[in-house]
C1' cells in the first nucleotide's frame, strides 16, 4: 500500500414518527426522534422508483425528486485479523 472489515479505539451519519416552515407534487429546510450505515460522504453520468406537465390512455417527451435502490466517478477516517 491493496484487499477487506472487530461485539478494537475516536469521531460521525440519522430511517420511520412528531413540530414548525416550504413546494402545486414527489419533496426539502430546521428542531426533536434512532431503524439502521463503513462511504449511509460528494457528484442525478447510466439504469431503476416517485411527482408535475400536455394528451382519452399508454409509449415516448419535458421539467423536477431521490445518491438511505443498484451502478460509475471523484474524495476521505480508523487498522485487528
Nucleotide at each position: 500500500c491493496g484487499u477487506c472489515g472487530a461485539u478494537a479505539a475516536a469521531g460521525g451519519c440519522a430511517a420511520a414518527c412528531c413540530a414548525a416552515g416550504u413546494g402545486c407534487a414527489a419533496g426539502c429546510u430546521u428542531g426533536g426522534g434512532a431503524c439502521g450505515c463503513a462511504a449511509a460522504g460528494u457528484c442525478a453520468u447510466g439504469g431503476g422508483u416517485c411527482c408535475a406537465c400536455a394528451a382519452u390512455u399508454a409509449c415516448a417527451g419535458u421539467g423536477g425528486a431521490u445518491c438511505g435502490c443498484c451502478a460509475g466517478a471523484c474524495c476521505g477516517c480508523c487498522g485487528a485479523a
Background: A computed fold for an 81-nucleotide RNA from Rubripirellula sp., annotated as c-di-GMP-I riboswitch aptamer. It matches the Rfam family "c-di-GMP-I riboswitch aptamer". Its family is annotated with cyclic-di-GMP binding in the Gene Ontology. The coordinates come from a structure-prediction model, not an experiment, and the mean pLDDT is 84.